A computed fold for a 72-nucleotide RNA from an archaeon, annotated as transfer RNA. It matches the Rfam family "tRNA". From the family's description: Transfer RNA (tRNA) molecules are approximately 80 nucleotides in length. It is annotated as a transfer RNA. Its family is annotated with triplet codon-amino acid adaptor activity in the Gene Ontology.
[in-house]
RNA sequence: GCCUCUGUGGCUUAGUGGUAGAGCACAUCCUUGGUAAGGAUGAGGUCCCGGGUUCAAGUCCCGGCAGAGGCU
Repeated sequence: GCCUCUGUGGCUUAGUGGUAGAGCACAUCCUUGGUAAGGAUGAGGUCCCGGGUUCAAGUCCCGGCAGAGGCU
């Protein structure tokens, strides 16, 4: 230098173009003599950035940034 893949709550991740879900973690409550485990409820995401297409984009297209792998 070129090619491929990945980027979504604090962490790990799902997501067929039509209101972004889950597990763990976190907060409150229940349960216990107390802790852990268990149960209930809740908060937390402008989907890496900027453009484009579309009535509508996390999703499709282009450019950038970051990470991983490969080729030379």
It was read from a public genome assembly.
Its mean pLDDT, the model's own confidence on a scale to 100, is 81.